[in-house]
């Protein structure tokens, strides 16, 4: 330099054919217990890497840029 993949909650990852974003773990509160753990119930937490474009509507489609990984030279 060229090609490919990934970027979504604190972490690991889903998210179909574009239609108002979820799970597990973790955190916090509660029930239970002498206390704690476990179990169960509930809650908080997201400008979906960034800047634009298309669209009535974008996590999803298109373009630039950034970061990480792989391949080729």
């Nucleotide at each position: 330099a060229g090609g490919g993949g990934c970027u979504u909650a604190g972490c690991u990852c889903a998210g179909c054919u574009g239609g108002u974003a979820g799970a597990g773990c973790g955190u916090c509160g509660g029930u239970c217990u002498c206390c704690a753990a476990a179990a169960c119930c509930g809650a908080a937490g997201g400008u979906c890497g960034u800047a634009g474009g298309u669209u009535c509507a974008a996590g999803c489609c298109c373009u630039g840029c950034a970061g990480c990984c792989c391949c080729u030279g």
This is a predicted structure of a 73-nucleotide RNA (transfer RNA) from a Candidatus Nomurabacteria bacterium. Model confidence (mean pLDDT): 82 of 100. It matches the Rfam family "tRNA". Rfam classes the family as a transfer RNA. Rfam describes the family as follows. Transfer RNA (tRNA) molecules are approximately 80 nucleotides in length. It was read from a public genome assembly.